Predicted 3D model of a 351-nucleotide RNA (Bacterial RNase P class A) from an uncultured Actinomycetes bacterium.
RNA sequence: AGAGUCGUCUGGAUCACUGCGUUAUGAAAAUACCGAGGAAAGUCCGGACUCCACAGAGCAAAGUGAUGGUUAACAACCACCCGGGGCGACCCGCGGGAAAGUGCCACAGAAAAUGACCGCCGUGCAAACGGUAAGGGUGAAACGGUGGUGUAAGAGACCACCGCGUUGAUGGUGACAUCAAUGGCAAGGCAAACCCCACUUGGAGCAAGACCAAAACGAUAGCGUUUGAGAACUGCUCGUUCGAGUUAUCAGGUAGGUUGCUUGAUCACGUGAGCAAUUGCGUGACUAGAUGGAUGGUGAUCCAUUCGCGAAAGCGAUGGACAGGAUCCGGCUUAUAGGGCGACUCUUCUU
Numbered sequence: 001a002g003a004g005u006c007g008u009c010u011g012g013a014u015c016a017c018u019g020c021g022u023u024a025u026g027a028a029a030a031u032a033c034c035g036a037g038g039a040a041a042g043u044c045c046g047g048a049c050u051c052c053a054c055a056g057a058g059c060a061a062a063g064u065g066a067u068g069g070u071u072a073a074c075a076a077c078c079a080c081c082c083g084g085g086g087c088g089a090c091c092c093g094c095g096g097g098a099a100a101g102u103g104c105c106a107c108a109g110a111a112a113a114u115g116a117c118c119g120c121c122g123u124g125c126a127a128a129c130g131g132u133a134a135g136g137g138u139g140a141a142a143c144g145g146u147g148g149u150g151u152a153a154g155a156g157a158c159c160a161c162c163g164c165g166u167u168g169a170u171g172g173u174g175a176c177a178u179c180a181a182u183g184g185c186a187a188g189g190c191a192a193a194c195c196c197c198a199c200u201u202g203g204a205g206c207a208a209g210a211c212c213a214a215a216a217c218g219a220u221a222g223c224g225u226u227u228g229a230g231a232a233c234u235g236c237u238c239g240u241u242c243g244a245g246u247u248a249u250c251a252g253g254u255a256g257g258u259u260g261c262u263u264g265a266u267c268a269c270g271u272g273a274g275c276a277a278u279u280g281c282g283u284g285a286c287u288a289g290a291u292g293g294a295u296g297g298u299g300a301u302c303c304a305u306u307c308g309c310g311a312a313a314g315c316g317a318u319g320g321a322c323a324g325g326a327u328c329c330g331g332c333u334u335a336u337a338g339g340g341c342g343a344c345u346c347u348u349c350u351u
Stems, first nucleotide, its partner, number of pairs: 001347010012302007020035002023032003037322001041333002044331005049205004061201005067079004081095001082093004096196002101194002103190003117136002119132005144162006163185001164183008209259004218250006230242004266285008303320001306317004
């Protein structure tokens, strides 16, 4: 210099005017502070919290699936093992069991799991019969691979190496690895087919739940229907008119309101433990909480983008990614213009 791998940050800035929401002050007018995100999104997984259910055990159903660890918990994360890809940095893997049983393996092909189509060999005049999985052909997959011995031709029938299985030793917490001996190869694949094994799981969700509580309805009690409760007119009494209900208490809890409600498995820095995920200790920080649902708009300067003019300096115009709270938290997934930073690998050149 070129080509790459991995990780991470940012997501326009400042000011002025004005609008909206919570809170505080105020009699009011008003004033002051604060006011979306890395994903607030999808609601996929796991929890906190709340109500309901629940003696114990089992079945069913669903989920998870190498090993060790982290965590409140998880299908998340870290480390490691195994397999695969890459020269490498590094990347990918739903990664238990296929000799418990059942089932499936399209097309092609003789045959898809007790394989004979061609070929080869033997017998035979021939037809045909028998042997043979070494060769050809089909297929995603063809009954361990390569080479040799052997044979009528062949074949783990036998031998060497490789692969596979079993046993033992060593190392490791473990998955597993290495080495040695040994078997002689018997049953190919699919478990994201049923199934088997191990482990986990009760249901509904802040529209949960709790509290206060109109109107109307209901219950009980009192008074009352020409012996007139009560109402209207009125400051009171009388009077006039209307008149069959009316008053009190209680219950349930609708409308409505309050609460739950934002200080928490929180964040930052320092330091200790650990390869890491993560975690102990110390110090400091923390200001959305709406509910027909606030967080907006305008202007100025700068930054970035694009376009035009210009030799250049610059001038003019343009206009800002994805998106947006609704109980909270940990993950995952998806969307994201532009810009920045770090670590590492390979190749070439120069010193």
It matches the Rfam family "Bacterial RNase P class A". Rfam links the family to the GO terms tRNA processing, ribonuclease P activity and dimeric ribonuclease P complex. It is annotated as a ribozyme. It was read from a public genome assembly, where an Rfam model found it.